[in-house]
Molecule: Glycine riboswitch aptamer
Organism: Massilia forsythiae
RNA sequence: CGGACCAACUCUGGAGAGCGGCCCGGACGGGCCCACCGAAGGGGCAGGCGGCGUCGCCGCUAUCUCUCAGGUACCGAGGACAGAGGGGUGCGA
Numbered sequence: 001c002g003g004a005c006c007a008a009c010u011c012u013g014g015a016g017a018g019c020g021g022c023c024c025g026g027a028c029g030g031g032c033c034c035a036c037c038g039a040a041g042g043g044g045c046a047g048g049c050g051g052c053g054u055c056g057c058c059g060c061u062a063u064c065u066c067u068c069a070g071g072u073a074c075c076g077a078g079g080a081c082a083g084a085g086g087g088g089u090g091c092g093a
Base pairs, nucleotide, nucleotide: 001092009085010084011083012082013081018034020033021032022031023030024029035072036071037070041068042066043065044064047061048060049059050058051057052056
């Protein structure tokens, strides 16, 4: 000096499922029960990959799966993931 990638940050988009029953309560809200949702997080495994003491064992990993957590009118919040953004660092020359 230049560019890519990565993480964080900012902006934008972003689904699903009960206006359930009973009780406390002036309301906000809360408790219990039943039924549901999966896209915070978490658990599990297939395939795949890697390792080893190799016809087995171990580890990593999903938008799959389980629903612990969380959530289930509107609003709000959260939200995997996606797009864009400025700046920084490292690396390289």